A computed fold for a 119-nucleotide RNA from Psychroserpens luteus, annotated as SAM riboswitch aptamer (S box leader). Its mean pLDDT, the model's own confidence on a scale to 100, is 78.
[in-house]
RNA sequence: UGUUAUCAUGAAAGGCCGAGGGAUUAGACCCGUUGAAGCCUUAGCAACCCUUUAUCUAUAAAGAAGGUGCUAAAUUCUACCUUAAUUCUGUUGUUACAGAGUUUUAGGACAGAUAAACA
Repeated sequence: UGUUAUCAUGAAAGGCCGAGGGAUUAGACCCGUUGAAGCCUUAGCAACCCUUUAUCUAUAAAGAAGGUGCUAAAUUCUACCUUAAUUCUGUUGUUACAGAGUUUUAGGACAGAUAAACA
């Protein structure tokens, strides 16, 4: 760097240190001297790798010794496209069509994080 899978669940104390932090751009919002980020220790969560069993060759169930990961808020929210609803405007005799705005725990894209395998 590419591929695949997942990302609304869950899970904290202590020590050192001392001012920022929530990935990036913009905006919003939030956390923080009642101690942010970082490092260390212990504990926990989850079940990607893993272990066992069953059917069967891909699933299911159970487990947690080990390798990662994680332990404020949905990946904190919004941004781009589409669907649906709704409002306004324009065209048209009407049906209808077009444009713009708003909302949605509706779908997707982009970006990102993590895991596994490969280079």